[in-house]
Guanidine-I riboswitch aptamer from a soil metagenome, 103 nucleotides, folded computationally. The sequence is in RNAcentral, with records from MGnify.
Parts: sequence; C1' cells; structure tokens
RNA sequence: UUGGUGGCUAGGGUUCCGGCUCCGCGGUGGAGCGACUGGUCCGAGAGCUGCCGCCCGGGGGAUGUGCCAUCCCGGGUGCACGGCGGGAUAAAAGCCCGGGAGG
Repeated sequence: UUGGUGGCUAGGGUUCCGGCUCCGCGGUGGAGCGACUGGUCCGAGAGCUGCCGCCCGGGGGAUGUGCCAUCCCGGGUGCACGGCGGGAUAAAAGCCCGGGAGG
C1' cells in the first nucleotide's frame, strides 16, 4: 500500500402510488393501517456482477539502430468473526459512525 465506481440482490421501512378499513361524495376527497403481497424509494468492508485504476509478465513499437509511449493479450488486486449505542432520511435497515469497541 492492498483502491474507485455502475448495475443487481439479501435486507429495509412507509414520503409517494397502489391495496385494505371507516367517513364523505354536487365538485373534490379525508382519516387510519407496513404483523398490507406489491410499484417508486434506501441498500451491503466482510454478497453477486461489470467497468476503471494500480501491480507483474508478454506482444508491439513508424525512415536505419537503441530506449520508450499510445495500443493489444494474459495474470494478480490477499484475509475478514463482530456487539451495545448513536446518526441521516418520511421512516428504517446488512446504509453511516464502522475492517469502529471487542474477539
């Protein structure tokens, strides 16, 4: 030093939509419910996947030679148990505090 980021999922609640219950209905709706399957939405250090970065090896490198860049190919990017409590958002969470405390 061992990185960044997109998509998805586990998961999450209830701002909006829908649904359900009650009230109203001339127009227009109003209140409640997430122990309502869902859509919008949030969403992993220790989940999946893609791209980028970085490192190593190789290819290649213009009119002659040497060195090198752009470019291309391959490989690597380890390991990882984890509270309580607090924070944001409408609210909550495997989100953030946090690869924290502890082990």
Its Rfam family is "Guanidine-I riboswitch aptamer". Its family is annotated with regulation of gene expression in the Gene Ontology. The coordinates come from a structure-prediction model, not an experiment, and the mean pLDDT is 87.